[in-house]
RNA sequence: GCGGAAAUAGCUCAACGGUGGAGUAUAGCCUUGCCAAGGCUGAGGUUGAGGGUCCAAGUCCCUUUUUCCGCU
Numbered sequence: 001g002c003g004g005a006a007a008u009a010g011c012u013c014a015a016c017g018g019u020g021g022a023g024u025a026u027a028g029c030c031u032u033g034c035c036a037a038g039g040c041u042g043a044g045g046u047u048g049a050g051g052g053u054c055c056a057a058g059u060c061c062c063u064u065u066u067u068c069c070g071c072u
Stems, first nucleotide, its partner, number of pairs: 001071007010024004018055001026042005048064005
C1' cells in the first nucleotide's frame, strides 16, 4: 500500500429497515441470627465519528477513526 472483519449498558454479546434487549456486574427490597446462595424491583445506551437514502436506519450507501486478520 491492497483486501476482509469488528466497534451497541462497567464487561461479554444479541437485535427481519418498524418501541435497542439478554447474561454478568451494580443499587434497593424480601428471605437468614450474620454471610453466602436464592427471589423481586430499578438504574445505567447521542449503537466509534460525520454525511446520505427512506415515512422510518443499530441495520442499507459513502467518507472517516481505532483494533484484529490476510496479502504484498

Transfer RNA from Isoetes engelmannii, 72 nucleotides, folded computationally. The sequence is in RNAcentral, with records from ENA. The source organism's lineage runs through Eukaryota, Embryophyta, Lycopodiopsida, Isoetaceae and Isoetes. It matches the Rfam family "tRNA". From the family's description: Transfer RNA (tRNA) molecules are approximately 80 nucleotides in length.